Transfer RNA from a Bacillota bacterium, 74 nucleotides, folded computationally. It was read from a public genome assembly. NCBI's taxonomy places the organism under Bacteria, Bacillati, Bacillota. Rfam family: tRNA. Its family is annotated with triplet codon-amino acid adaptor activity in the Gene Ontology. By type it is a transfer RNA.

């Protein structure tokens, strides 16, 4: 340099055949329970989906460029 894969919550990831409020587990916070709670149960907060454009009535999802990481290859 080229090709492929990936970038979504603090962390690990799902969603990517376009559709209405973007989800799970862990973690964090609050409550219940309890002799205590780091176990169990209930609830909440937290993300403008790597950045910028384009297509579309509508984009995390499709297209283009760029950035970052991984793998392969000269």
């Nucleotide at each position: 340099g080229u090709g492929c894969c990936g970038g979504u919550a603090g962390c690990u990831c799902a969603g990517c055949u376009g559709g209405a409020u973007a989800g799970a587990g862990c973690g964090u916070c609050g409550g219940c329970c309890u002799c205590c709670g780091g176990a169990g149960c209930c609830g909440a907060a937290g993300g403008c989906c790597g950045c910028g454009g384009g297509u579309u009535c509508a984009a995390a999802u499709c297209c283009c460029g760029c950035c970052c990481g991984g793998c392969a290859u000269g």